[in-house]
Predicted 3D model of a 107-nucleotide RNA (SAM riboswitch aptamer (S box leader)) from Flavobacteriales bacterium UBA5939. Its Rfam family is "SAM riboswitch aptamer (S box leader)". Its family is annotated with regulation of gene expression in the Gene Ontology. Rfam describes the family as follows. The SAM riboswitch is found upstream of a number of genes which code for proteins involved in methionine or cysteine biosynthesis in Gram-positive bacteria.
RNA sequence: AGUGUAUCGAGAAAGGUGGAGGGAACGGCCCUGUGAAACCUUAGCAACCCUCAAAUCUGUUGAGAAGGUGCUAAUUCCUUUCCGCUAAAAGCGGAAGUAGAUACUGG
Repeated sequence: AGUGUAUCGAGAAAGGUGGAGGGAACGGCCCUGUGAAACCUUAGCAACCCUCAAAUCUGUUGAGAAGGUGCUAAUUCCUUUCCGCUAAAAGCGGAAGUAGAUACUGG
């Protein structure tokens, strides 16, 4: 690289370097010289791993945040199919799917 499992409607930004792109992908719609990407520092969010406790018997509940990841515009920004509401469209809701992200896992 690829496998399996879980989650993805919540949450949380300042500074420095840098100097034109960025939001995965088509299209849309956005962000961006009132400074993009990237890197660094500090701060924060969250609670996957983790720590503690309980009951218990491999999974649950509660509390926590030292450490390992992750994250800090927009629902994963929207996107496909089916169903419902609607006279229809738009829109909204529900179910499923594709792709992706993160964590853990095993090799």